[in-house]
Context: one part of a larger RNA
RNA sequence: UGACGGGGGCCCGCACAAGCGGUGGAGCAUGUGGUUUAAUUCGACGCAACGCGAAGAACCUUACCUGGGCUAGAAUGCCCCUGACAGCCCCAGAGAUGGGGUCUUCCGGGUAAAACCGGACAGGGUGCAAGGUGCUGCAUGGCUGUCGUCAGCUCGUGUCGUGAGAUGUUGGGUUAAGUCCCGCAACGAGCGCAACCCUUGCCAACAGUUGCCAGCGGUUCGCCGGGCACUCUGUUGGGACUGCCGUUGAUAAAACGGAGGAAGGUGGGGAUGACGUCAAGUCCUCAUGGCCCUUAUGCCCAGGGCUACACACGUGCUACAAUGGCCGGCACAAAGCGCUGCAAACCCGCGAGGGGGAGCUAAUCGCAAAAAGCCGGUCCCAGUUCGGAUUGCAGUCUGCAACUCGACUGCAUGAAGCUGGAAUCGCUAGUAAUCGCGGAUCAGCAUGCCGCGGUGAAUACGUUCCCGGGUCUUGUACA
Numbered sequence: 001u002g003a004c005g006g007g008g009g010c011c012c013g014c015a016c017a018a019g020c021g022g023u024g025g026a027g028c029a030u031g032u033g034g035u036u037u038a039a040u041u042c043g044a045c046g047c048a049a050c051g052c053g054a055a056g057a058a059c060c061u062u063a064c065c066u067g068g069g070c071u072a073g074a075a076u077g078c079c080c081c082u083g084a085c086a087g088c089c090c091c092a093g094a095g096a097u098g099g100g101g102u103c104u105u106c107c108g109g110g111u112a113a114a115a116c117c118g119g120a121c122a123g124g125g126u127g128c129a130a131g132g133u134g135c136u137g138c139a140u141g142g143c144u145g146u147c148g149u150c151a152g153c154u155c156g157u158g159u160c161g162u163g164a165g166a167u168g169u170u171g172g173g174u175u176a177a178g179u180c181c182c183g184c185a186a187c188g189a190g191c192g193c194a195a196c197c198c199u200u201g202c203c204a205a206c207a208g209u210u211g212c213c214a215g216c217g218g219u220u221c222g223c224c225g226g227g228c229a230c231u232c233u234g235u236u237g238g239g240a241c242u243g244c245c246g247u248u249g250a251u252a253a254a255a256c257g258g259a260g261g262a263a264g265g266u267g268g269g270g271a272u273g274a275c276g277u278c279a280a281g282u283c284c285u286c287a288u289g290g291c292c293c294u295u296a297u298g299c300c301c302a303g304g305g306c307u308a309c310a311c312a313c314g315u316g317c318u319a320c321a322a323u324g325g326c327c328g329g330c331a332c333a334a335a336g337c338g339c340u341g342c343a344a345a346c347c348c349g350c351g352a353g354g355g356g357g358a359g360c361u362a363a364u365c366g367c368a369a370a371a372a373g374c375c376g377g378u379c380c381c382a383g384u385u386c387g388g389a390u391u392g393c394a395g396u397c398u399g400c401a402a403c404u405c406g407a408c409u410g411c412a413u414g415a416a417g418c419u420g421g422a423a424u425c426g427c428u429a430g431u432a433a434u435c436g437c438g439g440a441u442c443a444g445c446a447u448g449c450c451g452c453g454g455u456g457a458a459u460a461c462g463u464u465c466c467c468g469g470g471u472c473u474u475g476u477a478c479a
Stems, first nucleotide, its partner, number of pairs: 001479002003476003007473007015463002019427005026318008034309002042053002064304007077128002079125005087102006105120005131293002134291003140287002142282003145278001147276001152191006158167003171182003197270004202238007211228003216225003241264001244258005320420001324379007336367003341360002346355003386417001391412007433455007
């Protein structure tokens, strides 16, 4: 100087407390351990691994296994040789591949036509060179997690100390903040904080189609004429600064209350992550040193596996019902996506879906129905009209192909489950809870992920305690 303390002081954080809803019990989904297996590819392991890499494992992916094949190789450049290769058809084969048939060079220069020269493409040869998701993240770059959006981490000069180092950065207040004020052997400065950026909330100007419709005319319909006031869209501005008033404070910084205001003390949300820590994670995104393989640890192919199942754990979904289930009728979103695409009306089908193809390169058309909700009816507390697992049969769709191993539909079947032990998680407001909608990936496949809006709470006395953090101080046999 740090680190540590079941030392102390001060202060924060859904850290506790106060509340609301969960997990832990059930069924299923998914990840992991374990076990099994020819293989169940690999990585990730307290927080910070376990719906994680994977924003899509039937083939492909695919790295694994079994078997069949190749050896300058699946790709590229240079050199040499040849003029074909591809396509189509047939045969063998699981295919890779092998064999046969058919067809067969192109462009420019040059020439009467060729020869010839250069180039393209393809095949072959040879060498330089390939290839490796093989090992080492404890050789590395890059990227990332985490402490933590915590308020810290440092430097120059000066001063103090023999020195390590200290001071500044400590102290008194204050703040979300090393934020600001005051004091002070310090005076300044840098990286962080804040602000500048995006979004949302208010207003105005500009713009008025594909958006809108107050008044006017026609009218089933903003459908047409008409209009751009309103809504909205999207660009530019304004607006909030403790600016004003009062009280407290040290006359300061600031705090509390008030006015005005759409908004008030950082208005809400996001992006933004200092010096560093964990030899944290990644050699399987990529790059890369070293090591290793080279008729194989490389490459091609078929099939299988990654989907196994006595178990154990994590994360979720659906429930156990009446604030509910079912049936009928009637409403109200936002944000997205669409040409190899989204697909309306209409017809067929109980339905998944099929036919159909208008319109739309989309404020124009479509996906599209929002659902919870409201109104009416029914069920009457029951393992039930709760719950839907499981299984049988029959189908739909995607795709070369749904046996291993897809999603969905109909009929039948109807399991466990009556609110979950010890323990444990999230959340402070348009939040939790609850309800549906969209998107990426994607042929198909979502209870996951990323977004969107609808309905919309309870509670916070307080900081003694648990956890994590900041700061000052103290002890130390630790560095």
Model confidence (mean pLDDT): 84 of 100. Predicted 3D model of a 479-nucleotide part of an RNA (small-subunit ribosomal RNA, 3' major domain) from an uncultured bacterium. Rfam family: Bacterial small subunit ribosomal RNA.